RNA sequence: AGAGUUUGAUCCUGGCUCAGGACGAACGCUGUUGGCACGCCUAACACAUGCAAGUCGAGCGGAGAUUGAGAGCUUGCUCUCAUGAUCAGCGGCGGACGGGUGAGUAACACGUGAGCAACCUGCCUUUCAGAGGGGGACAACAGUUGGAAACGACUGCUAAUACCGCAUAAUAUUGCCGGUCGGCAUCGGCUGGCAAUCAAAGGAGCAAUCCGCUGAAAGAUGGGCUCGCGUCUGAUUAGAUAGUUGGUGAGGUAACGGCCCACCAAGUCGACGAUCAGUAGCCGGACUGAGAGGUUGAUCGGCCACAUUGGGACUGAGACACGGCCCAGACUCCUACGGGAGGCAGCAGUGGGGGAUAUUGGGCAAUGGGCGCAAGCCUGACCCAGCAACGCCGCGUGAAGGAAGAAGGCUUUCGGGUUGUAAACUUCUUUUGUCAGGGACGAGCAGAAGACGGUACCUUUUGAAUAAGCCCCGGCUAACUACGUGCCAGCAGCCGCGGUAAUACGUAGGUGGCAAGCGUUGUCCGGAUUUACUGGGUGUAAAGGGUGCGUAGGUGGUCUGGCAAGUCAGAAGUGAAAACGCAGGGCUUAACCCUGCGACUGCUUUUGAAACUGUCAGACUAGAGUGCAGGAGAGGCAAGCGGAAUUCCUAGUGUAGCGGUGAAAUGCGUAGAUAUUAGGAGGAACACCAGUGGCGAAGGCGGCUUGCUGGACUGUUACUGACACUGAGGCACGAAGGCGUGGGGAGCAAACAGGAUUAGAUACCCUGGUAGUCCACGCCGUAAACGAUGAAUACUAGGUGUCGGGGCACAAAAGUGCUUCGGUGCCGCAGCCAACGCAAUAAGUAUUCCACCUGGGGAGUACGUUCGCAAGAAUGAAACUCAAAGGAAUUGACGGGGACCCGCACAAGCGGUGGAGCAUGUGGUUUAAUUCGAAGCAACGCGAAGAACCUUACCAGGUCUUGACAUCCUCUUGACCGAUGCUUAAUCGUAUCUUCUCUUCGGAGCAAGAGAGACAGGUGGUGCAUGGUUGUCGUCAGCUCGUGUCGUGAGAUGUUGGGUUAAGUCCCGCAACGAGCGCAACCCCUAUUUUUAGUAGCCAGCGGUUCGGCCGGGCACUCUAGAGAGACUGCCGGGGAUAACUCGGAGGAAGGUGGGGACGGCGUCAAAUCAUCAUGCCCCCUAUGAUCUGGGCUACACACGUGCUACAAUGGCGGAUACAAAGGGAAGCAAAGCCGCGAGGCAGAGCAAACCCCAAAAAAGCCGUCUCAGUUCGGAUUGUAGUCUGCAACUCGACUACAUGAAGCUGGAAUCGCUAGUAAUCGCGAAUCAGAAUGUCGCGGUGAAUACGUUCCCGGGUCUUGCACACACCGCCCGUCA
Repeated sequence: AGAGUUUGAUCCUGGCUCAGGACGAACGCUGUUGGCACGCCUAACACAUGCAAGUCGAGCGGAGAUUGAGAGCUUGCUCUCAUGAUCAGCGGCGGACGGGUGAGUAACACGUGAGCAACCUGCCUUUCAGAGGGGGACAACAGUUGGAAACGACUGCUAAUACCGCAUAAUAUUGCCGGUCGGCAUCGGCUGGCAAUCAAAGGAGCAAUCCGCUGAAAGAUGGGCUCGCGUCUGAUUAGAUAGUUGGUGAGGUAACGGCCCACCAAGUCGACGAUCAGUAGCCGGACUGAGAGGUUGAUCGGCCACAUUGGGACUGAGACACGGCCCAGACUCCUACGGGAGGCAGCAGUGGGGGAUAUUGGGCAAUGGGCGCAAGCCUGACCCAGCAACGCCGCGUGAAGGAAGAAGGCUUUCGGGUUGUAAACUUCUUUUGUCAGGGACGAGCAGAAGACGGUACCUUUUGAAUAAGCCCCGGCUAACUACGUGCCAGCAGCCGCGGUAAUACGUAGGUGGCAAGCGUUGUCCGGAUUUACUGGGUGUAAAGGGUGCGUAGGUGGUCUGGCAAGUCAGAAGUGAAAACGCAGGGCUUAACCCUGCGACUGCUUUUGAAACUGUCAGACUAGAGUGCAGGAGAGGCAAGCGGAAUUCCUAGUGUAGCGGUGAAAUGCGUAGAUAUUAGGAGGAACACCAGUGGCGAAGGCGGCUUGCUGGACUGUUACUGACACUGAGGCACGAAGGCGUGGGGAGCAAACAGGAUUAGAUACCCUGGUAGUCCACGCCGUAAACGAUGAAUACUAGGUGUCGGGGCACAAAAGUGCUUCGGUGCCGCAGCCAACGCAAUAAGUAUUCCACCUGGGGAGUACGUUCGCAAGAAUGAAACUCAAAGGAAUUGACGGGGACCCGCACAAGCGGUGGAGCAUGUGGUUUAAUUCGAAGCAACGCGAAGAACCUUACCAGGUCUUGACAUCCUCUUGACCGAUGCUUAAUCGUAUCUUCUCUUCGGAGCAAGAGAGACAGGUGGUGCAUGGUUGUCGUCAGCUCGUGUCGUGAGAUGUUGGGUUAAGUCCCGCAACGAGCGCAACCCCUAUUUUUAGUAGCCAGCGGUUCGGCCGGGCACUCUAGAGAGACUGCCGGGGAUAACUCGGAGGAAGGUGGGGACGGCGUCAAAUCAUCAUGCCCCCUAUGAUCUGGGCUACACACGUGCUACAAUGGCGGAUACAAAGGGAAGCAAAGCCGCGAGGCAGAGCAAACCCCAAAAAAGCCGUCUCAGUUCGGAUUGUAGUCUGCAACUCGACUACAUGAAGCUGGAAUCGCUAGUAAUCGCGAAUCAGAAUGUCGCGGUGAAUACGUUCCCGGGUCUUGCACACACCGCCCGUCA
């Protein structure tokens, strides 16, 4: 000294929480010891028992144990004298101190400082004076007597330091008469005279003498009273008070005083908070804090109050008295029922209450107190001991060495790591404990006297021996792993952990912290500048009153002089001690104790100073006000007048609609509307001018004229002379709306009615319509009453408008320029601000005054009070609840916000899907099983480029258990494989035959069988634990970085802007300059051409020919495949900033990325996949593994997706006849030939392919036929007979022939693809594959239409704007119900 927590991130405001210290504490776990402290905070609740205040015989009369002496005699008794412990009573002193408690008390109770000229003071000290002489009683005692007792009653005797006269007496008191000094009003001090009044006690001692007694004066001590200042909360307590305030007189007191009484007056206190209510003993101090403060008032000390509750007095120097008295109340106890007794808030102790607080101990040895001449007695004050870790302080539980880094534990990547020099072990020491011996100080000076205590302390003995726990380990906050658990159990001070890999729960190991304690709880201060005096704020975070006038109060211009209240300085008194700080000292140290000094920031007195504030006096004019001269204005009030418009009425013209809306309807209209013309009525409001123009304090004010009236401004040196500013309460004004009474009522229009809209529509829209709006009078008193910005004054760069005045210059004038005062706007510097922004009209710099704020919700609510006719307004909480609520700005996402742009996105077109039949996939259903996955776009002819068995993961049944597959070990064998049988549904099982290689002969390799265990195996789970791969936005043009700059920061800039592009493509500009990933290009195919080459390919020219490029020959052409060329806005013109680029043109095979492909930035979707593969964790282990047969994945009321074939004449059928490209081929492609109607069969040339084969291209074109029909369209379905593949076509293959001939006549809502060699249409090939495509991937043939354009739908990009969203609009959030 700070930290955590609001957000995706940031800054701020703001609350909540934590780290520190403290405690008379309590609770949980644990506990060796010593010293010093401390211990009913609750029931001022009730108390058994014991003790806590007595003492004096030297005050008195008595009683009298003991002892001594004497006498008498009855010889063990009586009497006398002396001694005199002890004792009730009279008497004296003390029981008013000491000890306890904090109920009451908001007060002169306390603190502090003064005062008493208004007082008292026993014992003590000092001084002066005195004590003469008498008297009468009452206890005790004796007797009688009452009562249960407590306690009395009567009669009689008696003493005193008890009581009472008399004498004497003053510096006493009182009265009268003076003197003198002083003061503060009454008065006070000193002093003189006269008069009156008032005292006393003795005791001890041989004595000296001592102790007492009385009066007076003084001191000391202790008290009493008064005053200044200080001393909690509430105004939702604003008025209180009749002895109340004062006076006079009398009384009372130690003393002043309404303290009390009689009379008189009507005062007194109060927003500077009276009264009332609540709470509370106050202080020195204690805790905390840097301090200022805040909290507190245990122990110790000072004061006060109280003593079961309330009241009262007596005695006394002192009390209205804790262990005294009386009365009353409650309670308890005794009782003979008549009556009595008691008071632990003294020390112990008991019950009770409570989370909680000790022994019915020892001693008067010390200190102190009472009494006494003293000895002494008394003392639960006090000194000690006991109990309790309740606190503070000290000490210990061992020290040194010791690595095989032991064992064990925990963990592990299995190598290790850690516990850990820790232990064991070796050496040493003995604090503490144990045993034993010695043994205090505390007791000053002659002696005696020690509870503590055989204690402290000292010296031996013994032996590491007797001694460690508690909390924490996600961040804050030092300290981490494993297992268990699985939003469960639980944790938590705040944020928050826990839903199968929890450093946050529980346990263990380990670490960290503190330590005889450690944690938790509670309370206080701190941090919190979060009540801000030091030291905060109020435009938007909480917060400026709606506005003015003005009272109290606060603050106040210039000069001079006086005073000295504030202020400053010196001195004095006080500020108790203890505590605190510093320096020393004493206990072994410390805590603790002692000494000295400081400090106690305060109060009082006094002496000075006079700058500032104040005050008094005088002066001034710069603030303020007045006068005079002017002009501006929707300033206010009242009266009158005016035109336009709406509506209504009357009359005319006129006819079928009007009106209204997004579209309609309600409504009005043939009884004549709307429209139009004329006349009239009535009410309200004043177009244009009109303007971030004017006026007003604000609300607010707008036709014109008149009257009355307020304010501001300019000029002016005439006047006053600080008269000012602000302003709690108070008073006044105060939009709209509402209320009351009475008018008025055209339009508009809450409520209400109807029509629409809608799922509904108590709304928005429409048609009507009443209060109201208007006027007069009276109330209400609130608004986002806003500039969300209180008023006043001064100062602090500029620029530019505008309104009202003045001055100067120029000018004939309009006017122009400069300047000045007042208002009203904009921009902007410094400065300020969290930022936004404000910026001479401040939110800047200062001063003065007022108002208001202190987390969100509850709530501007409840209660109370005031106001109001009411509505309601003003004032204005708490319980409870949350950890946030909030401001400004940033980046995204989003918007049925804006601007720009793009895309088969729409539009313009062409063809489809959706209707039919079939194929295929999915859902659903069914099933023993219909294995699993994929789910909007981006699942659904998808994984699957091909399920009859196999595949196969599913089901039924059978079989195996180191296993179908991999590695290792031991033993046996020489095989295994293969062939042939039997058996079985099949595997399995079983029989027979056949039978290894190399060798240095030791064995080795290989294979099979048997065996044991490590292990294998899993298409079992988790794609939300993962890698890899993939889809998608999207081939969209974006995504970032370095340095610099700007910003407190998140961030911004760059990447925005002006153009342009398919493009963040390029150019220009610019606090940016550069760079990277993307775009483009580089790669492949294709379009043109050159060259090289000429096997299969080709044939222009030449020759041959069986007429076939067949042969010779050739490589010109086509083609093939290598290398090149070509296209770059290069050229020209227009546009454009002369740029980028764009439009047009030329040339060219091709023109503006020529066409196509591969190529996919940062990221999003916890997107898909654990069943391609890999893989963590979990699960199965004679089964969730392996294998065999059969079945299933092919089911079928249904729904959806994707396709094929069609519905026909641009067609079907028949005949004859052309033109491709790209592929494949050896377990293969297969020609020719023959057979079959055909699928195909027989047979087989050629070809590992530019050579041979598949192979026929089809549509098109030509000829013929059909003539609009369920057909010569369409081909499903079914029957029969076959072909091929395959171990096997039943479930469940494809194809062929003949026969059969469903639905369907162009398809609802809706929806898909496509912009050119594209759509559409036609066929061909390939992969997979034994067989099995309408699917998929390729190939070529024929070959269109349309695009005005970007308003709209969808998706995307850039900029901007709003935002309470950030899981980001599938968001957030409100209400009702459960």